A computed fold for a 477-nucleotide part of an RNA from a metagenome, annotated as small-subunit ribosomal RNA, 3' major domain. Its Rfam family is "Bacterial small subunit ribosomal RNA". Its family is annotated with ribosome and structural constituent of ribosome in the Gene Ontology.
[in-house]
Context: one part of a larger RNA
Formats: sequence, C1' cells, structure tokens
RNA sequence: UGACGGGGGCCCGCACAAGCGGUGGAGGAUGUUGUUUAAUUCGAAGCAACGCGAAGAACCUUACCAGGGCUUGAACUGUGGCAUACAUGGGGUGAAAGCCCCGGGCCUUUCGGGGCGUGCCAUAGAGGUGCUGCAUGGCUGUCGUCAGCUCGUGUCGUGAGAUGUUGGGUUAAGUCCCGCAACGAGCGCAACCCUUGUCGUUAGUUACCAGCGUGUUAUGGCGGGGACUCUAACGAGACCGCCGGCGAUAAGCCGGAGGAAGGUGGGGACGACGUCAAGUCAUCAUGGCCCUUACGUCCUGGGCUACAAACGUCCUACAAUGGCCGAGACAACGGGUCGCAAAGUCGCGAGGCUGAGCUAAUCUCUUAGACUCGGUCCCAGUUCGGAUUGCAGUCUGCAACUCGACUGCAUGAAGUCGGAAUCGCUAGUAAUCGCGGAUCAGCAUGCCGUGGUGAAUACGUUCCCGGGCCUUGUACA
Repeated sequence: UGACGGGGGCCCGCACAAGCGGUGGAGGAUGUUGUUUAAUUCGAAGCAACGCGAAGAACCUUACCAGGGCUUGAACUGUGGCAUACAUGGGGUGAAAGCCCCGGGCCUUUCGGGGCGUGCCAUAGAGGUGCUGCAUGGCUGUCGUCAGCUCGUGUCGUGAGAUGUUGGGUUAAGUCCCGCAACGAGCGCAACCCUUGUCGUUAGUUACCAGCGUGUUAUGGCGGGGACUCUAACGAGACCGCCGGCGAUAAGCCGGAGGAAGGUGGGGACGACGUCAAGUCAUCAUGGCCCUUACGUCCUGGGCUACAAACGUCCUACAAUGGCCGAGACAACGGGUCGCAAAGUCGCGAGGCUGAGCUAAUCUCUUAGACUCGGUCCCAGUUCGGAUUGCAGUCUGCAACUCGACUGCAUGAAGUCGGAAUCGCUAGUAAUCGCGGAUCAGCAUGCCGUGGUGAAUACGUUCCCGGGCCUUGUACA
C1' cells in the first nucleotide's frame, strides 16, 4: 500500500421487511448428470453451466458409429508429361458412393504445332470440427451502469509511498458547493444519439372524412376537402426557470403555481482501470505438437430422439373470479413474388380445388384473445383436467419405421394448491390475455418483439446477501 475480520461509523441495491404471483408435489416439454450403447459427436460447471452454443438433429445438417468406397484427393494454387474441346449421353454392377465398358464434334495454324478448358499420371503444396483457451488474437460473460481508476507539476517522507481523491454539507453519481499544500488534467458519471409522452409548422397518397354534393340493402364507395386521426421531416417544450420555506448568503432539499410532462419525465443504446490463467483453438484467425491409401474425403444406414434414477428451466392443470354453447365489441408490432393469398366452392376438421389482388399506409397474412350479454353445468375426480392408447385421415418432403406437425372419432392417467427450502416483481410494473417475427420444405410450451386488461405493498434499515467511502486490528501478500 492492499486484502481480510462472527471490528467500528456513514450510505446504497426487490438485499431484508411490507405485498402480489410462483418454483419445490402432478402430467408433459426441454436442457443436464448418470447409466446404457457399435455410436448415444463436442463444448458449457456456484452466482456468471443446465429452453446454454443450437434463430429450429427424419436425409442433409453431423463433427459420432457400422458397412461400402476414393487416395494430388470433396474445394484451391503451381510445375512436368500424356490425352482430349468442355458439357451432355448410353450400357453393366451396386443400397448409394464408386468401379467397369461404349461414345465423344473447340479456336487457331506456316499442318510441326500453339492457345483456352477438361481428363489422366507424377510431384510440391492440400486437407484435419485432431491436441493445447495454461502459447495467442478477436469476441463474450462477471463484479457493475457499481462510482470509481489514474496522471502531470508541486509539497511531505531516508524509502515503500502519501497528498490531490481526506474533511463539513449535498447528490443517482469523485454530482456539485465550501474548506484544505496543493494546483490542474485524463478515463469513467452526466449530457450529446434512438424511442415514447404534449404542441406547432410543412406535406396529403395508398392513410383520414368535419362540412358540401352524389350513390348504395350496406361500406370514404365516388366528386371533393386539408379540418380531424395518422404518417414523417423540422421545430418548440423542463432549466429548480418562477413563488414560499429550510440551508452557510453556497451547493442543494421540501412544498406550491403554471404545465402534456417536474426535479435524471419513462424506456433503450452506451460498460472506466481492472478481477476471475473466467469462456471460446468447434464462428473465425493463429504459434507449437500430431495424422497423411488416413485423425483426410465420398456414400448408404444408424446415432445425436436410448432410460432403474437425480437436478435445472418451462408449459398445462387441479376448477365456479371457472368449464362449455350461442351472440356481440375493441389492438399494436411485424411478414409476404421460389411468397402472402381474398372471394367462391368441397370437406365435421386438419385441409383440398380454383384463383381476384398485391414487389404492399393500396392486396394479403388478419375473424385478436382475455372482455360484454344470454344460456347451461351445481362442487363431483365432475360437462374440471388433459396424459396415455386405438382407429381413420391431412400437409410438408426423394423419404415421416426408428424420428415430424396437425385433424376427426374413441379412450380419459396423475392431479383436490404442493415438506424442508427457494425465485421474480416498486407502475402501465407484477399478474393475466392473445398477436407477430427470426430460424425454417415441414416442425416452438423455447427465443425476440408487440399491444389489451391491469393490481397490492414499501413502517423501516435491527437482521440475511452484494456493493461504495472513512477508520481500526493483523503473526496474511
């Protein structure tokens, strides 16, 4: 100087408390361990591994296993030789890959050849998801959006170092004020960026429809309008600016007015010096080591989907604030030409047929659902719950046996609110309800977004956890 303390002081955080909803019990989905296996490819390991890499394993993917093949090789560059346009084609064998056989026509020429491409042989490279993340780059997680981490000069100290950065206030903040042997500065904080909330200006189609006209069973349908909504560009607006109180007359704090918004308005992007030899050699790159008729590469099939058991994360429930039936209402974000598909029609349905329109504020996905009204069920393992299984189908795809999703009929398991323990959340939040998208032929209870309905509670900081500053002890570095 740090680190540590079941030392002290001050302070903060859904850290506790106060609340609301869960997990832990059930069934299922998914990941992991373990076990099994020819293989169940590899990585991730307290927080910070475990719906993680994987934004989608039937083949492919695929790295694993079995079997069948290839050896200058699946892809790429060069050299030498030989052949020949390339490509396409035919036959045999085979599960395919492959192997064997047949056929094979370019440009130019001085007719020797040359050029381009391709094939074969040889050769130098090739290739490796083989090892080492404890050799590395890059990227990422974490402490932590915590308020810290440092430097120059000066001063103090023999020196390591200190001071500044401590102190008194204050703040979300090393934020600001005051003081001070310090005076300044840098990286962080904040602001500048995006989005959302109010208003204005400009603009008015594909969006809008107040007033006028017109038309329809009906609809901005049409003429028209530029008001409104909206769209998308620019601007205004919030600064403790104003008033009162508190405070050192400061920084600031409390209350009030005005205002769409008030003290950082809400949300996002943004992550200092560093820590964990944290993670990744399997995104990529790369040193070293290793393989070279194989640890490379192609193919068929299998596996990654196994299943006494254990754990994590979720979904659906156990019901009446509910289930079912009928009728009725209201979104936002997004996607679409190898696509989205209306209307019509067939089917109980998944879906089929046909196909208008749309490269989209135009057409379409697209009837949102919870909700409201009416009816029914009457507390039961039920008209709750939907696992499991049987049969019949639909769709995608070369192909749904291992191993897809969905539909119909039948079947109708556990489960009556969950032990010890444990998680999330402070407001348009939790809870709850649907909708969209990426990946994608097909496949979503996952992920990323989006809107609808919409709470309760916070006395307080003694305690648990994590963190910041000062101080103290130390036989630790």